[in-house]
């Protein structure tokens, strides 16, 4: 050089004009108008996990239901993140007669328990977990073929998966039946380690596979989201409290009609004018006047509450930088900076230059045409997940070619 | 903005570890004079995508995609 794993930072700058939007000056009676200054992201996204905040709720405890799982640390807190055991796929090399074992590399794991119980394992297969279809062995029957009756898990044969495994010894004929070794489990002792866990001795003892199947076991979990929550609070119709007011006359006498007036209110700057307007019912007492209630009619109060505004709202587990500790994740100390707060939702458009990338042509000096991903705050933060053209800058692994 | 649920055949739905159906629709044949009903029978699926777990996934888990519900 080239690929390929892994991080890490970026992911368009400047100028000119014309607009959005929010802060702070000035000017103005408001609406505005000037001046000045901030204005997306690494993922604002998915809403997956975790906390801040906030209302409600809560005397223990037990049983449900959801989550999470090797182990130690980080961290406000996680299911995240570091570092480390362990087991596993390939690559290679080495021991071993074989099962296998070990060394080293690049990966890689939702990693407690199916040697606690239960269920489930289609087809095909004699048997899918208290296995005799073919074989193969011994007994009896039978001239033979071949039949009953037992043994046997070495062959075979179906299957994703066949009853530890591998040499050997022994058997009629096989078999952990026996023997070494091996691979896995489980007690006990010694050593190393904060632990997971490793290393050696001895003794027991042999598992099919599934817990991202039910369940055991060990931890943790109050429930609701910034549309949580707090304050202001318009017309409008209820609710309660207070104050005026509810008159006179005519027809007609059951009902009821007409006229004046009239508490207040509506229109107007004010008189004035003009528009709406209850004018009933009982009782004290048989009737008037006069109280008392209750209805109505008008005004004022008060209180919950809608439309609507204001806060919650952006300086906070903040960010550059440096020094220190720590293997790291991440800590501490010291200096510096302030980087959106919109609510039908701003953060734009042109136009010009510079850089990058692509194509094309070259007189190699450039020219000429195009291109710029994913995407866009909505209460904040930390993680995870997914999207993302292009180029850098840093680690590690392969090959390959010069020195 | 925040919570929930669905996504199988054109349609509208079962099935929730053993290799997908029902009903309506579509197609083809009987029946008829014909259409319709009814009878027969045939076609038609990346189980919404892409991983993972398992011998083995429409069913279980992870992630995304589309739709819809509701909370002032």
């Nucleotide at each position: 050089u080239u690929c390929c794993c892994g991080g890490a930072a970026c992911g368009u700058u400047c100028c000119a004009u014309c607009g959005c939007u929010c802060c702070g000056g000035c000017c103005u009676g408001c609406c505005g108008g000037u001046c000045g200054g901030g204005g997306a992201g690494g993922a604002a996204a998915g809403u997956c996990c975790g906390g801040a905040u906030a209302a409600c709720a809560c005397a223990g405890a037990g049983c449900g239901c959801c989550g999470c799982a090797c182990c130690u640390c980080c961290u406000a807190a996680c299911g995240g993140g570091a570092g480390g055991g362990c087991a596993c796929u390939g690559g290679u090399c080495g021991c071993g007669c074989g099962a296998g074992c070990g060394g080293c590399c690049c990966g890689c794991g939702a990693c407690a328990g199916c040697a606690a119980g239960u269920g489930c394992c289609g087809c095909a297969g004699a048997a899918a977990a208290u296995a005799a279809c073919c074989g193969c062995c011994c007994g009896c029957c039978g001239c033979a073929a071949g039949g009953c009756a037992g043994g046997u898990a070495a062959g075979g044969g179906u299957g994703a998966a066949a009853a530890c495994g591998u040499g050997g010894g022994g058997u009629a004929a096989g078999a952990g039946c026996c023997c070494a070794c091996g691979c896995c489990g489980g007690c006990c002792g010694c050593g190393g380690g904060c632990a997971a866990c490793c290393g050696c001795g001895c003794c027991c003892g042999g598992g099919g596979g599934u817990a991202a199947a039910c369940c055991u076991u060990g931890c943790g979990g109050g429930u609701u989201a910034c549309a949580a929550g707090g304050c202001c609070a318009a017309a409008u119709a209820g609710g309660c409290c207070c104050c005026g007011g509810u008159g006179c006359g005519c027809c007609a006498a059951c009902a009821g009609g007409c006229g004046c007036a009239a508490a207040a209110g509506g229109u107007g700057g004010c008189u004035c004018g003009u528009c709406u307007g209850a004018u009933g019912g009982a009782g004290g007492c048989c009737c008037g006047a006069c109280c008392u209630c209750c209805g109505c009619c008008g005004g004022g109060g008060c209180g919950g509450g809608u439309a609507g505004g204001c806060u919650g709202c952006u300086g906070g587990a903040g960010g550059g930088c440096g020094c220190g500790g720590g293997c790291g994740a991440c800590c501490g100390c010291g200096u510096c900076c302030c980087g959106a707060g919109a609510u039908c939702a701003a953060u734009g458009a042109u136009g010009g230059a510079a850089g990058c990338c692509c194509g094309g042509c070259u007189u190699c000096g450039g020219c000429c045409g195009g291109g710029a991903a994913c995407a866009g705050a909505a209460u904040c933060c930390g993680g995870c997940u997914u999207a993302u053209a292009g180029g850098u800058c840093c680690g590690g692994g392969a090959a390959g070619a010069g020195c | 903005g925040g919570g929930c649920g669905u996504g199988u055949a054109g349609c509208u739905c079962a099935g929730g570890g053993g290799u997908a159906g029902a009903g309506c629709a579509u197609u083809u044949g009987c029946c008829u004079u014909u259409u319709a009903a009814g009878c027969a029978a045939a076609g038609g699926g990346u189980c919404g995508g892409u991983g993972g777990u398992u011998c083995g996934a429409a069913u279980c888990c992870a992630c995304c995609c589309a739709c819809g519900c509701u909370c002032a």

Model confidence (mean pLDDT): 80 of 100. Predicted 3D model of RNase P RNA and transfer RNA as a complex of 475 nucleotides. Rfam match: Bacterial RNase P class A. Rfam's curators write: Ribonuclease P (RNase P) is a ubiquitous endoribonuclease, found in archaea, bacteria and eukarya as well as chloroplasts and mitochondria. The family's RNA type in Rfam is ribozyme. Gene Ontology terms of the family: dimeric ribonuclease P complex, ribonuclease P activity and tRNA processing.